Context: one part of a larger RNA
RNA sequence: UUGGGCGUAAAGGGUCCGUAGGUGGUGAUGUAUGUCUAUUGUCAAAGGUUCUGGCUUAACCAGAGACAGGCAGUAGAAACUGCAAAACUAGAGUGCAGUCGGGGCAGGGGGAAUUCCUGGUGUAGCGGUGAAAUGCGUAGAGUUCAGGAAGAACACCGGUGGCGAAAGCGCCCUGCUAGGCUGUGACUGACACUGAGGGACGAAAGCUAGGGGAGCGAAUGGGAUUAGAUACCCCAGUAGUCCUAGCCGUAAACGAUGGAUACUAGGCGUUGCGUGUAUCGACCCAUGCAGUGCCGUAGCUAACGCGUUAAGUAUCCCGCCUGGGGAGUACGCACGCAAGUGUGAAACUC
Numbered sequence: 001u002u003g004g005g006c007g008u009a010a011a012g013g014g015u016c017c018g019u020a021g022g023u024g025g026u027g028a029u030g031u032a033u034g035u036c037u038a039u040u041g042u043c044a045a046a047g048g049u050u051c052u053g054g055c056u057u058a059a060c061c062a063g064a065g066a067c068a069g070g071c072a073g074u075a076g077a078a079a080c081u082g083c084a085a086a087a088c089u090a091g092a093g094u095g096c097a098g099u100c101g102g103g104g105c106a107g108g109g110g111g112a113a114u115u116c117c118u119g120g121u122g123u124a125g126c127g128g129u130g131a132a133a134u135g136c137g138u139a140g141a142g143u144u145c146a147g148g149a150a151g152a153a154c155a156c157c158g159g160u161g162g163c164g165a166a167a168g169c170g171c172c173c174u175g176c177u178a179g180g181c182u183g184u185g186a187c188u189g190a191c192a193c194u195g196a197g198g199g200a201c202g203a204a205a206g207c208u209a210g211g212g213g214a215g216c217g218a219a220u221g222g223g224a225u226u227a228g229a230u231a232c233c234c235c236a237g238u239a240g241u242c243c244u245a246g247c248c249g250u251a252a253a254c255g256a257u258g259g260a261u262a263c264u265a266g267g268c269g270u271u272g273c274g275u276g277u278a279u280c281g282a283c284c285c286a287u288g289c290a291g292u293g294c295c296g297u298a299g300c301u302a303a304c305g306c307g308u309u310a311a312g313u314a315u316c317c318c319g320c321c322u323g324g325g326g327a328g329u330a331c332g333c334a335c336g337c338a339a340g341u342g343u344g345a346a347a348c349u350c
Base pairs, nucleotide, nucleotide: 004321005320006319007304008303012318014201015200016199017198021194022193023192025088026087029084030083031082034080035077036076037075038074039073040072041071042070043069049065050064051063052062053061054060091191092188093187094186095184096183097182098181099180100179103177104176105175106174107173108172109171110154114150115149116148117147118146119145120144125136126135162169163168206247207246208245209244210243211242215241216240220236221235222234223233258317259316260315261314262313263312266295267294268293269292270291271290272289273288274287275286276285299306300305323350324349325348332343333342334341335340
C1' cells in the first nucleotide's frame, strides 16, 4: 500500500415499529470544525538514514547534514464535509377524485356431508383387508325413507390469481376498521433511509381456567403381519383438534436470498388503475404506473444458476460467519406455571 464473505459450502435476525447512533436531495450566502498550503517552535543524547573521515579492511568509532512525520502557534484557501441563517421541489408526507382485494375484528344467516337419536321398511348379514381377524348384528344391524339433535369444515368458482409486515387469510350478509394502487399536481418543504438496546405481532404443538366435543385422532387396548413388530395395515379410542380469557415465543418461521435508493438489452403471459386510436364488442391494438410469473442479453457465479422482482453495477445502515466433533451442551444470568426459551463456553479429540 492493498484488503474476505453470508441462494445451495460456515453465515440474513421469524416479521414489523421505533430510541440512541450512522448516513443523507437542489442552487446560492456566511463561517472555518474536519480538510489543504506555507511558515515558526519543539520532538535531549544515543540509535536509524545520507555524505566524509579514523583504526591495513570490516565490525566499531568520530564529524557534518537531511527528508518525511507528530504536537502546538501564526498566516492563508474555501471545492468537499460540518455548522448558522434564509430559499427550492424532483425524495417523503398531506389533500382531492376514483378504485382493488380470502387484510383484520364483531354480529347474524345458509346448504351439502358426517355421526347419533326416534319412527317406518325389511332380513341375515354388515364392516374391513394383500388375505384375514378383532369389531357391529336376530335384544333386528347394514339398506332405504321421514323427522330431530350436535359439532366441525366451507365442494364447484379457484387461477405460478388476490390481500397482508410476517405468521397467515376462502360459504353468504351487515357493522366497525387498517392498507395498497391509479389519477391530479392543491398543500407542507428534506419532515428522509437504516436502526444497537427497546416494543408489538408471531404457524403447529404444548400449558392454565371455564365451556364444547360430530369427524379425525398422539397415548392406550385389541386384531393381523413378522423370527420378533413396543411399527407400517385393521377395529376401537383418551388428551388434543373447536370457542372464550391468559401463557408459551419456537419452525425447512424458506425465495434456505435483510432493508432503502439509483442505473443497466429484450420477448411472452397475467392482476389492478389509467391514456390514446378505433369501433361499439364481455373486445382488439398501442402505451403509462404499480404488482405477479416464465424465458433470456450483457454482467456475475466454483458450478448449479441469477439475470430491471439480480445472485449485475454502485452508495448507506443493521444482523451474522471463521474447520468437524464436544454443543446449541455445561455454568451463570434473564424470562416462563411448566415444558422449556434466550444468551452461550471450555477441557478433550480428529
RNAcentral holds the full RNA, with entries from ENA and SILVA. A computed fold for a 350-nucleotide part of an RNA from uncultured Chlorogloeopsis sp., annotated as small-subunit ribosomal RNA, central domain. Its mean pLDDT, the model's own confidence on a scale to 100, is 87.